[in-house]
RNA sequence: CCAGUCGGCCGGGCGGCCGCUCGGGGGAAACCCCGGGAGGAAAGUCCGGGCUCCAUGGAGACACGGUGCCGGGUAACGCCCGGCGGGGGUGACCCCAGGGAAAGUGCCACAGAAAACGAACCGCCCCGGAUGCGUCCGGGGUAAGGGUGAAAAGGUGGGGUAAGAGCCCACCGCGGGCCCGGCAACGGGAACGGCAUGGCAAACCCCACCGGGAGCAAAACCGAAUAGGGGCGGCGGGAUGCGCGCAAGCGCAUCGGAUCGGUUUCCGGAUCGGCCGCCCGGGUUGGUUGCGCGAGGCGUCCAGCAAUGGGCGUCCCAGAUGAAUGGCCGCCGCGCGGGGAAACCCGCCUUACAGAACCCGGCUUACAGGCCGACUGGCGAA
RNA sequence: GCCGGCUUAGCACAGCGGUAGUGCAGCGGUUUUGUAAACCGAAGGUCGGGGGUUCGAUCCCCUCAGCCGGCACCA
Numbered sequence: 001c002c003a004g005u006c007g008g009c010c011g012g013g014c015g016g017c018c019g020c021u022c023g024g025g026g027g028a029a030a031c032c033c034c035g036g037g038a039g040g041a042a043a044g045u046c047c048g049g050g051c052u053c054c055a056u057g058g059a060g061a062c063a064c065g066g067u068g069c070c071g072g073g074u075a076a077c078g079c080c081c082g083g084c085g086g087g088g089g090u091g092a093c094c095c096c097a098g099g100g101a102a103a104g105u106g107c108c109a110c111a112g113a114a115a116a117c118g119a120a121c122c123g124c125c126c127c128g129g130a131u132g133c134g135u136c137c138g139g140g141g142u143a144a145g146g147g148u149g150a151a152a153a154g155g156u157g158g159g160g161u162a163a164g165a166g167c168c169c170a171c172c173g174c175g176g177g178c179c180c181g182g183c184a185a186c187g188g189g190a191a192c193g194g195c196a197u198g199g200c201a202a203a204c205c206c207c208a209c210c211g212g213g214a215g216c217a218a219a220a221c222c223g224a225a226u227a228g229g230g231g232c233g234g235c236g237g238g239a240u241g242c243g244c245g246c247a248a249g250c251g252c253a254u255c256g257g258a259u260c261g262g263u264u265u266c267c268g269g270a271u272c273g274g275c276c277g278c279c280c281g282g283g284u285u286g287g288u289u290g291c292g293c294g295a296g297g298c299g300u301c302c303a304g305c306a307a308u309g310g311g312c313g314u315c316c317c318a319g320a321u322g323a324a325u326g327g328c329c330g331c332c333g334c335g336c337g338g339g340g341a342a343a344c345c346c347g348c349c350u351u352a353c354a355g356a357a358c359c360c361g362g363c364u365u366a367c368a369g370g371c372c373g374a375c376u377g378g379c380g381a382a
Numbered sequence: 383g384c385c386g387g388c389u390u391a392g393c394a395c396a397g398c399g400g401u402a403g404u405g406c407a408g409c410g411g412u413u414u415u416g417u418a419a420a421c422c423g424a425a426g427g428u429c430g431g432g433g434g435u436u437c438g439a440u441c442c443c444c445u446c447a448g449c450c451g452g453c454a455c456c457a
Stems, first nucleotide, its partner, number of pairs: 001378010012332007020037007039353001043364002046362005051215004064211005069083005084098001085096004099206002104204002106200003121146002123142008154172006173195001174193002178189004219289004229280007238255007260273005282456003296315008335348005383453007392406004400437001409423004430446005
């Protein structure tokens, strides 16, 4: 100098004028003064909490949903940090839903002999027979080679054999136990076993752990208005379970929104009212609380590899409800274009994504332009 | 603001992980004097976009985008 990896940050500044909104103060009022006023994502609503109501005796289970190497952090998490294993890259570094396939069930299209009760199309070899001497037929042995496929029953080499084969041997892989290191995931080692069951669990499932449901339009209070109107269904001398008994029945327990009353009766019910649930219809679309001191910000020290935790000091920092946070001007700065040898001058953009709505911790997505730090590879020079 | 659902041909919809279909519309032909109906035929698909799991994805998982619906209080 070129190419690249990772991490962090900014995302206009100052002044004037005119507005908007909240809080405090003053004023009889109009209004005036002082102070605050969007983000790194306020977004998507994908996770986790706080908070509120409902349900619930405690605890647990079934069902359903989620998470899934190990250790740590945290209020908690599907997040973060550190490590392990696998894969990719020359490297810095990046990616991985990464438990169990030897509990069971299921699937593996087409092709192929065979896709998992261990299989044989071509081929190779042996035996028997027929020969028209080219070969063909039958029986058997093989899994080395060919072929199919995404995937073919340990791999490579040697020995061995009729041909072959873990049949035997060496190395590699695999398996269960042993020893050593590590909290663990896991790593290393020596001997043993000749190998004994392919893949898919983001298929059902098994194992471990987590989760009661809804959401600030939660919830509470005040006020206003309307037709407590209509329709359907239901309402208990009930249902379910257990025990006793030949049976009729009796007893006990549990469930349960209402779990009732009158009239009539041919005892089936009918009808009127009350209550419960759903639907249609009607009214109001006002105010207050919830609502901002919090797992809070900044600085510094300590512990820790880090995530993070602890101590001390300091600060108070948006609160709207058709929804405030804006507009204009001047100067400066960044960027782009043009002119110029240069200093500089002129013009443009005067900035991307985007905007709080109960509040936090994450993740994901969008983002013009720019800055800083650490590191890697290549080339060149000393 | 919160909570659900959907996206497949021009339109309305099907679709057990294994070549994406049905009806209507549109196109060509037969029939008719002509049209409609009827009959025959062919065409038309980034399965909303991207990524992952799998040998293989419309289907399973994640993420983004678009569309639709519901949720106030009183009596």